[in-house]
Context: one part of a larger RNA
RNA sequence: CCCACAGUUAGACGAAAAGACCCCGUGAAGCUUUACUACAACUUGAUAUUGGAAUAAGAUUUCGUAUGUUCAGCGUAGGUGGGAGCCUAGGCGACAAUGAGACACCACCCUUGCGUUAUUUUAUUUCUAAUCCCGCGCCUUGAAUCAGGCAUGGGAGACAUUAUCUGGUGGGUAGUUUAACUGGGGCGGUUGCCUCCUAAAAAGUAACGGAGGCGUUUACAAAGGUAGGCUUAGCCCGGAUGGAAAUCGGGCUGGACGUGCAAACGCAGAAGCCUGCUUUACUGCAAGACCUACAAGUCGCGCAGUUGCGAAAGCAGAAGUUAGUGAUCCGACCGUGCGUCAUAGGACGGCGGAAGCUCAACGGAUAAAAGCUACUCCGGGGAUAACAGGCUAGUCUGGUCCAAGAGUUCAUAUCGACGACCAGGUUCGGCACCUCGAUGUCGGCUCAUCGCAUCCUGGGGGUGGAGAAGCUCCCAAGGGUUUGGCUGUUCGCCAAUUAAAGCGGUACGCGAGCUGGGUUCAGAACGUCGUGAGACAGUUCGGUCUCCUAUCUACUGUGGG
Repeated sequence: CCCACAGUUAGACGAAAAGACCCCGUGAAGCUUUACUACAACUUGAUAUUGGAAUAAGAUUUCGUAUGUUCAGCGUAGGUGGGAGCCUAGGCGACAAUGAGACACCACCCUUGCGUUAUUUUAUUUCUAAUCCCGCGCCUUGAAUCAGGCAUGGGAGACAUUAUCUGGUGGGUAGUUUAACUGGGGCGGUUGCCUCCUAAAAAGUAACGGAGGCGUUUACAAAGGUAGGCUUAGCCCGGAUGGAAAUCGGGCUGGACGUGCAAACGCAGAAGCCUGCUUUACUGCAAGACCUACAAGUCGCGCAGUUGCGAAAGCAGAAGUUAGUGAUCCGACCGUGCGUCAUAGGACGGCGGAAGCUCAACGGAUAAAAGCUACUCCGGGGAUAACAGGCUAGUCUGGUCCAAGAGUUCAUAUCGACGACCAGGUUCGGCACCUCGAUGUCGGCUCAUCGCAUCCUGGGGGUGGAGAAGCUCCCAAGGGUUUGGCUGUUCGCCAAUUAAAGCGGUACGCGAGCUGGGUUCAGAACGUCGUGAGACAGUUCGGUCUCCUAUCUACUGUGGG
């Protein structure tokens, strides 16, 4: 070195199970509720099943009867029309007077009462025949307490029951919803529009990058149009009250003031300030452009009509510019020489106009929607977290440099501020690169192996080393580095020893070697939170660790060549 046998399990990110943790899916299911919407159930009212009386109250109605007062006028004038007569023989009326209106008599009505007829409503009481309940006898039928039928007794009774419509209650039941971005997810924050920087001198340009704003305001004494006029602000000097600042004069700077509001860019022939007159904050169009995936958005020469201002040329289709916003559907509103229907009207629709959404998750899924799951499930993801590894090294550990200072004096025996520079890859992190068709996770046990930044033992230098004991530095990894109590603990504290009781790496070494106390399923409880289902790096009790069997590599032993 090769072969065989017997062994051990370190590796083959060993086998097994399309990871149960985590995230995603406009996936599912179960559960909850003051999520949404339905339905059962319960309940309210109306109608039907549902009939007869009485009383009371109300409404309408027939007939009769009464009723009607401002003042004036004999006086209690309801209205209108006819009317000079009517009639019981005595009056009334006419005439006259008063008054807005004139009376007798006739007719038709009005207001408000009473009685009466009819209809009807409500309430109460009552009747029995619908209907309901209880009992008994007989028949089909033969045994029957089943079913149906016949006869009959009692009770309730037009209520109840039932049906339809209707208002309410309604996790009892059902179907669903419960957003996205996100240096994993959750919590927090954000979501549309405007301004600046980032933005790399055209435009554009991201981040949970840095800063701010908007969801409007102004209408006849405008903050709009036009015509005319004016110049702000700061500083200096001078001037009564008068001062830091009022108003007046001069000079200098120049745009610093002002612009309804954020910022940026503009603005002096002013876009800033004042005054006069006004309504173009118009109607119908529109050449041509900007922007742009689309849909949107933006600018606008010029033409026609009608106005305002100006002597005129001209200017004016809001505002110095850029925010001040919402598609489609739907119904409503205004207008309309429009459409269908035989015609007319109406209804409906079309066309033009303008209004109704914090549809703010702002290109708006619906008119209408919250949660829990550790009882969970499915499809996926190492596109994305927890372990381990990797990269990094803020944090951490170690070292070097400088030396202010402490060290009685003296920086450097020892310690070393403010700072600078390295190394390591043991902490907490950052990133999310292999692994989610699985890389088993803390601690203990067993067995280790390596580094040296050395705990002991060994050799040296310095000392603020007399000796002894120390402190500090250099070399050195050969060997060694304890046993108990508490705790699941690593750690730590305590006790007793020891020469010493080192620090780290090895998937925080080692579960196809063991354990399973902790963490981290299903049961249960406490505290707290939640209306609740449930939840808690809060606590507590309990809780299946698969392969008698090793193919290859590796290692150990034996034998053979």
Predicted 3D model of a 561-nucleotide part of an RNA (large-subunit ribosomal RNA, domain V) from a Patescibacteria group bacterium. Its mean pLDDT, the model's own confidence on a scale to 100, is 81.